[in-house]
Context: one part of a larger RNA
Molecule: large-subunit ribosomal RNA, domain II
Organism: Lachnospiraceae bacterium
C1' cells in the first nucleotide's frame, strides 16, 4: 500500500408535536389476582391519572373571580372535546452518534537501577619528593640559629589495576534503546567496591542539574472511580424525487462556542387581493454639486485700533517708522464633524393606471447558518500602497456544470430532467494549428506599434482651424550692393557698429543699408547679418486643436501576441453584409413534479425539474419472527461466468461448481447497508 471481516443517532422513562386507530363528556387502567396454551395471551382489578370551571396570595366565591369606596375601569375566564394505545419528528434525564486527551481522586506495588544514610567486609603494581620530630656536631650566658644524618608527613608528584568521562573519529533501521577506537583525568582519598539493612509519591533522596526514585519523573508504577470531561480534531455505511439557506443583528468571562431574531423547509389556516415591479399624484430629507451668508482655515492690496522701534522730556505731550497688526473694504480660495443654497437616485404614503400572481401574512413541527471570497461602484483606515483592512449597494463564487478570457472559484456569456450523427443564436470569433470571410467599403499606422509604463523631449505622419507673405514675383538658392556725417557722445592705455554707460536711437545720399545681428582685432583691419536690386517662377512661413506612431525603456530559466506567422494586415478606426460558436433557445421523442380542466383516464393543457448545510416525500436490499403458498439429491444455499431487465438502490434466466437446505407474498421486529476514523483484527 492493497484485499477480506468488524466498525458509529441506540435503549428506558418523562414531555411536546403532527399522524393512524379505539371510545367519547368522558377516556384509561397500575401493582396485583384468577385462568390457559407451553408460552402468544384472556378475564378481573377504577387505587390512581387526564379532561369536563374558573379565579384569587389566601380565606373563599363561582360562569364568573380578583382588584377597589365603587355597581366604574382593568386582569384572567365563560362562548372551541377529550382521553388511551401505536409507530414518526424533536426535546429532557441518563455515557446518549462513535473513537481520542493531558489530567484529578482513592487503594496498593516498588530503593535488585539510581540518590543519600547505617552496619560489616574488602581493594589501591611500581617509582618519586622528603614536613614535623629525633640524634650528632657547630653555635649561645642560656636560647635562638646553622650543618649533617635519621625520620617518613601529604585531599603531595609520576604511573598500572580500579574509578571517571575532557577531545576527536566510527557507529546512528548500531555489535550496543548510550557502545567501540585513539588520546585524556583521579589513582592514600570528600577514594573505589562487595554483602545486608533504612528512607515512598500531597512522598523520599539530592557536593543542587527540575537531578534520581527499575530503559518512566515539574511529581513513579498498577488497579479502581471510569464509558472522567473534551465549546476541539477525525469519522459516521443503500437509492431516487421536491424545495433549498447562511457566513447578518442584539446579548454573551463572548469573539473558531452559544441563545433569540433574520434567511430555508414541512403541515394547517387567513383574507380575495394583501405581496412585488412599472407608472401617476402627494410627501419628508440636507448627500453629490455649489457657495462663503454663519463657524473655522488660508492669501494679496488698501485702511491702520493697538503694539514694537527711533527721536524727544524731570515726567510727558508730540513727531517719525520699507516692523507686527485688530476691525473694515476690494479681488481671489478651502472644509467629514461649515451652509445663504441644492439635485439625481433611494425611501414613505396613496381609493392613479397597468403587469405579475400564493408570490403575502398568521399558527405550529424540523433545521442549518453566526470564519465568507472576489468583482463593479460610493466611502473610512493605509502611502487617493497591497491578492491589505472596515463598511454601504449590485453581481458571481460559496452551493453552478456548459461556452469565452492560451491555462484561471469570484471576470464576460449563459443557469445542465433524459436522448438525438437535427436547426438558430449569446459572449467571443472567421490565414494555419482550430469550427467559420486570406470577405467588402473608406481611412490611419511603418513603430512588429499592435503584442506592458510616466514626467519630459522631437521639422515622424494624417485631419481641422486661424493668421502673415505672394505674378505689383513671395520662401529657398545664386549674382551684386550693404554707403556718408562718424572713430556718435562718454569712459578708457585703447573703445573706431560689436568691454561698459548714455540717448528726441539723429541726419545725409539712396533701389537699399542698424550710430548695427554674429565671428574677429590690443585697437584698427577683415568676414557676415538685417535691408535692397537682379536671376528664377508658385506657393511659402507661424500659431492652436486633434488621430496614429517615435525616444524616454536596465535583471536575473526561453518571450509580455497561446504558437506558426502577419504590413494596401492576419494591426488600428468607422461602416455594412455573411458565417462559426454553449448543456442557452427551437425541433423530435421519453420521464418526473405541481397546478388547472373535464368525458375522471396510467386523459388533456400549462408551468416547472443545477445544487452544499438542511427540511420534506417515496422506495431497494440484509437478518430473525408469524401467517399463507411453495422449491429442493431429476441437485437447495453459497461461489464463478453471462450479450436479459428496471428511473436507481436492485431483480431474473441459463451454464458450471457445490452437496443440503431454501424461496415468494403479506405482516411485524431490528446487532439493518462502509471507502475513508494516522480506525480494529487477519492475510498478501
Nucleotide at each position: 500500500u492493497c484485499c477480506g471481516g468488524c466498525g458509529a443517532g441506540u435503549u428506558a422513562c418523562c414531555g411536546u408535536u403532527a399522524g393512524a386507530g379505539g371510545c367519547g363528556a368522558g377516556g384509561u387502567u397500575a401493582a396485583g389476582u384468577u385462568c390457559u396454551u407451553a408460552a402468544g395471551g384472556a378475564a378481573c382489578g377504577g387505587a390512581g391519572c387526564c379532561g369536563a370551571a374558573g379565579u384569587g396570595a389566601a380565606a373563599g366565591c363561582a360562569a364568573g373571580c380578583g382588584u377597589u369606596a365603587a355597581u366604574a375601569g382593568c386582569g384572567c375566564g365563560u362562548c372551541a372535546a377529550g382521553u388511551c394505545u401505536c409507530a414518526g419528528g424533536c426535546g429532557g434525564u441518563a455515557g446518549a452518534c462513535c473513537c481520542g486527551a493531558a489530567a484529578c481522586c482513592g487503594g496498593g506495588u516498588g530503593a535488585c537501577c539510581u540518590a543519600c544514610c547505617c552496619a560489616u567486609g574488602u581493594c589501591c603494581a611500581g617509582g618519586a619528593u622528603g614536613a614535623a620530630g629525633u640524634u650528632g656536631c657547630c653555635g649561645u650566658a642560656a636560647a635562638a640559629g646553622g650543618c649533617a644524618a635519621u625520620g617518613g608527613a601529604g585531599g603531595u608528584c609520576c604511573g598500572a589495576a580500579c574509578a571517571c568521562a575532557c577531545a576527536u573519529c566510527c557507529g546512528u533501521u548500531g555489535a550496543a534503546a548510550a557502545g567501540g577506537g585513539u588520546g585524556g583525568u583521579g589513582a592514600u582519598g570528600a577514594g573505589g567496591u562487595g554483602u545486608g539493612g533504612g528512607u515512598a509519591g500531597c512522598g523520599g533522596a539530592g557536593a543542587a542539574a527540575u537531578u534520581c526514585c527499575a530503559a518512566u519523573c515539574g511529581a513513579a508504577c498498577c488497579c479502581g472511580g471510569a464509558g472522567a470531561u473534551a465549546g476541539c480534531u477525525g469519522g459516521u455505511u443503500c437509492u431516487c424525487c421536491u424545495c433549498g439557506a447562511a457566513a447578518u443583528a442584539g446579548c454573551u468571562u463572548u469573539a473558531g462556542g452559544g441563545c433569540u431574531a433574520g434567511c430555508c423547509u414541512c403541515a394547517g389556516g387567513u383574507u380575495a387581493a394583501a405581496g412585488u415591479c412599472u407608472u401617476g399624484c402627494g410627501g419628508a430629507g440636507g448627500u453629490a454639486g455649489a457657495g462663503c451668508a454663519c463657524u473655522g482655515a488660508a492669501u494679496a492690496u488698501c485702511u491702520g485700533c493697538g503694539g514694537g522701534g527711533g527721536c524727544g522730556u524731570c515726567a510727558a505731550a508730540g513727531c517719525c517708522u520699507a516692523c507686527c497688526a485688530a476691525u473694515g473694504a476690494u479681488u481671489a480660495u478651502c472644509a467629514a464633524a461649515c451652509u445663504c443654497c441644492g439635485a439625481a437616485u433611494g425611501c414613505c404614503g396613496u381609493g392613479u393606471a397597468g403587469a405579475u400572481g400564493a408570490u403575502a401574512c398568521c399558527u405550529g413541527g424540523g433545521a442549518g447558518u453566526c470564519a465568507g471570497a472576489c468583482u463593479a461602484u460610493c466611502c473610512g483606515a493605509g502611502a487617493u500602497a497591497a491578492g491589505u483592512u472596515g463598511g454601504g449597494u449590485g453581481g458571481u463564487c460559496a452551493a453552478a456544470a456548459g461556452g469565452g478570457a492560451a491555462a484561471g472559484a469570484g471576470c464576460c456569456c449563459a443557469g445542465a430532467u433524459c436522448u438525438a450523427c437535427a436547426g438558430c443564436u449569446a459572449a467571443g470569433g472567421u490565414c494555419c494549428c482550430a469550427a467559420a470571410g486570406u470577405a467588402c467599403g473608406u481611412g490611419u499606422u511603418a513603430a512588429g506599434u499592435g503584442g506592458a509604463a510616466a514626467a519630459g523631449g522631437a521639422u515622424g505622419u494624417g485631419g481641422g482651424a486661424u493668421u502673415u507673405c505672394a505674378u505689383a514675383g513671395a520662401c529657398a538658392a545664386c549674382u551684386a550692393g550693404g554707403a556718408u556725417g562718424u572713430u556718435g557722445g562718454c569712459u578708457c592705455a585703447g573703445a573706431a557698429g560689436c568691454a561698459g554707460c548714455c540717448a528726441c536711437a539723429c541726419a545725409u545720399u539712396c533701389a537699399a543699408a542698424g550710430a548695427g545681428u554674429g565671428c574677429g582685432u590690443a585697437a584698427u583691419a577683415g568676414c557676415u547679418c538685417a535691408c535692397u536690386a537682379g536671376u528664377c517662377g508658385a506657393g511659402a512661413g507661424g500659431u492652436c486643436c486633434u488621430g496614429c506612431g517615435c525616444c524616454g525603456a536596465a535583471a536575473a530559466u526561453u518571450u509580455c501576441c497561446g504558437g506558426g506567422g502577419c504590413u494596401a494586415a492576419a494591426a488600428c478606426a468607422c461602416g455594412a453584409c455573411a458565417c462559426c460558436g454553449a448543456a442557452g433557445c427551437u425541433u423530435a421523442g421519453g420521464g418526473a413534479u405541481u397546478g388547472c380542466a373535464c368525458c375522471c383516464g396510467u386523459u388533456g393543457c400549462a408551468a416547472u425539474c443545477g445544487g452544499u448545510a438542511g427540511a420534506g416525500g417515496a422506495g431497494c436490499a440484509u437478518u430473525g419472527u408469524c401467517a399463507u403458498a411453495g422449491a429442493g439429491a431429476c441437485g437447495a444455499a453459497g461461489c464463478g461466468g453471462u450479450a436479459c431487465u428496471g428511473u436507481a438502490a436492485g431483480g431474473a434466466g441459463c451454464c458450471g461448481u457445490g452437496g443440503a437446505u431454501u424461496u415468494a407474498u403479506g405482516a411485524g421486529a431490528a446487532g439493518a447497508g462502509a471507502g475513508a476514523a494516522u480506525g480494529c483484527c487477519g492475510g498478501a